Context: one part of a larger RNA
RNA sequence: GAACGAACGCUGGCGGCGUGGAUUAGGCAUGCAAGUCGAACGCGAAAGAGGGGGCAACCCCUUGAGUAGAGUGGCGAACGGGUGAGUAACGCGUGAGAAACCUGCCUUCGACAGGGGGAUAACACUCCUAACGGGGUGCUAAUACCGCAUGAGACCACGGAGUCGCAUGGCUCCGAGGUCAAAGGUGGCCUCUAUUUAUAAGCUACCGGUCGAAGAUGGUCUCGCGUCCCAUUAGCUAGUUGGCGGUGUAAAAGACCACCAAGGCGACGACGGGUAGCCGGCCUGAGAGGGUGAUCGGCCACACUGGGACUGAGACACGGCCCAGACUCCUACGGGGGGCAGCAGUUGGGAAUCUUGCGCAAUGGGGGAAACCCUGACGCAGCGACGCCGCGUGCGGGAUGACGAUCUUCGGAUUGUAAACCGCUUUUCUUGGGGACGAUAAUGACGGUACCUGAGGAAGAAGCCCCGGCUAACUCCGUGCCAGCAGCCGCGGUAAGACGGGGGGGGCAAGCGUUAUCC
Numbered sequence: 001g002a003a004c005g006a007a008c009g010c011u012g013g014c015g016g017c018g019u020g021g022a023u024u025a026g027g028c029a030u031g032c033a034a035g036u037c038g039a040a041c042g043c044g045a046a047a048g049a050g051g052g053g054g055c056a057a058c059c060c061c062u063u064g065a066g067u068a069g070a071g072u073g074g075c076g077a078a079c080g081g082g083u084g085a086g087u088a089a090c091g092c093g094u095g096a097g098a099a100a101c102c103u104g105c106c107u108u109c110g111a112c113a114g115g116g117g118g119a120u121a122a123c124a125c126u127c128c129u130a131a132c133g134g135g136g137u138g139c140u141a142a143u144a145c146c147g148c149a150u151g152a153g154a155c156c157a158c159g160g161a162g163u164c165g166c167a168u169g170g171c172u173c174c175g176a177g178g179u180c181a182a183a184g185g186u187g188g189c190c191u192c193u194a195u196u197u198a199u200a201a202g203c204u205a206c207c208g209g210u211c212g213a214a215g216a217u218g219g220u221c222u223c224g225c226g227u228c229c230c231a232u233u234a235g236c237u238a239g240u241u242g243g244c245g246g247u248g249u250a251a252a253a254g255a256c257c258a259c260c261a262a263g264g265c266g267a268c269g270a271c272g273g274g275u276a277g278c279c280g281g282c283c284u285g286a287g288a289g290g291g292u293g294a295u296c297g298g299c300c301a302c303a304c305u306g307g308g309a310c311u312g313a314g315a316c317a318c319g320g321c322c323c324a325g326a327c328u329c330c331u332a333c334g335g336g337g338g339g340c341a342g343c344a345g346u347u348g349g350g351a352a353u354c355u356u357g358c359g360c361a362a363u364g365g366g367g368g369a370a371a372c373c374c375u376g377a378c379g380c381a382g383c384g385a386c387g388c389c390g391c392g393u394g395c396g397g398g399a400u401g402a403c404g405a406u407c408u409u410c411g412g413a414u415u416g417u418a419a420a421c422c423g424c425u426u427u428u429c430u431u432g433g434g435g436a437c438g439a440u441a442a443u444g445a446c447g448g449u450a451c452c453u454g455a456g457g458a459a460g461a462a463g464c465c466c467c468g469g470c471u472a473a474c475u476c477c478g479u480g481c482c483a484g485c486a487g488c489c490g491c492g493g494u495a496a497g498a499c500g501g502g503g504g505g506g507g508c509a510a511g512c513g514u515u516a517u518c519c
Base pairs, nucleotide, nucleotide: 001519003517006515007514008513009512010511013391014390015389016388017387018386019384020383026347027346028345030344031343032342035075036074037073040072041071043069048063049062050061051060052059053058082302083301084300091227092226093225094224095223096222097221100220101219102218106215107214108213109212110211111210112209114148116146117145123138124137125136126135127134128133153180154179155178156177158175159174160173161172162171163170164169184207185206186205187204188203189202193200194199195198228274229273230272235265236264237263240262241261242260243259245257246256247255277299278298279297280296281292282291283290284289304325305324306323307322308321327338328337329336330335355381357380358379359378363377364375365374366373367372394424395423396422397421404415405414406413407412428460429456430455431454432453433452434451438446463508464507465506466505467504468489469488470487474503475502476501477500478499484491485490
């Protein structure tokens, strides 16, 4: 000099764009953050309104309404959002893969959907229970579940032929064998079929279903190279290194297991210890390099701590489940509930870091045929000079160079055109009027915002640091090695340009200084 997620001191007018829990991955009140589909399915209210009966309490019917609602089922919940604890590792970066693979939804293509069955929740009755919840009996539906049939095709093992390969074996074709499918829904129509008009079991459109092939997307896996400090860490290693056979997986593998061999790694730093998420980037620098990894983007890891699997195309699953632990809440003491490193907010610790805001209008995501619903993702607004950028705090005239103040050689000099005073302007401001783009066929949270325009009036808007040298800016008084200053050199012991104050001056400016850190 430059930088910063900064903090602290003094000061503080406006706007735009950014940015804001770096410390306790400490604990959390409250609300919200993942639902949706009635065009898969069976149930199915109430208040209210109308009518009727009755002396009344009340009862019945219609409507509310096949609505609300819970339940079965499907898809989603593995995305999106957070954090950086752990990790020195194929974690990340980069390049490669003829070791092996998986992939819901989506796209293209091929082939199909025949005929049966048994349950179960909801519900009803009943029992236990403080609660959470649980048991029994009975009923019922499906695109839920289970056989059978069919097999374009796929898979499995066998035989034959060809071909490739050093080989285990790979690929192609043929043969015969075995295994494997399915679900319907909504609307329209009466040409065909059925019956009787009209309807559906028929036809048709759309949305779905099943099996297979290919693609796309996403993902798993393997390898080369690179990736911090300590040698005051020098030896490490028994599933250890390899083989054979197996288990296992979507798949390669000592991943796991039995047996066999005795290997494997290491000063080109093994093993151990410390520290750390990695990168695109960011900061600095002429560069080389050094430092760093906030915001934004990619990857990884984690979700109170530890362990585990289930479901599923996908998880070993932040707002799922089970077990254990710590903590916390409820309890009728028998037993139950919870997990903000989601958005706000709270407490704690800290030098230090925001609103318990508005909206789904846009973009994107989930569900749905759609209407639409959900979305603290996101879009906006709020707070903070935290940063960067822009603007303003007026402009011109004005000398007898006023008053005051400071200094003085007492003549004067400086403050200083500065002020007063005169003229002007109105960015901003205040107040009226109009008023968007973003989204249009319609729909705007932002927002009566941005912006345009009328009126008013210099009106409301300047501080901070420094002045011995480095380094730009000097005098007076006070103090007297005291009080104090200080980045380094150093100042202060009676005339201190270095301390404190005044005047004056210099520098930056809505900031200016200080501190920490990095180059």

Small-subunit ribosomal RNA, 5' domain from an uncultured bacterium, 519 nucleotides, folded computationally. The RNAcentral record of the full RNA draws on ENA, Greengenes and SILVA.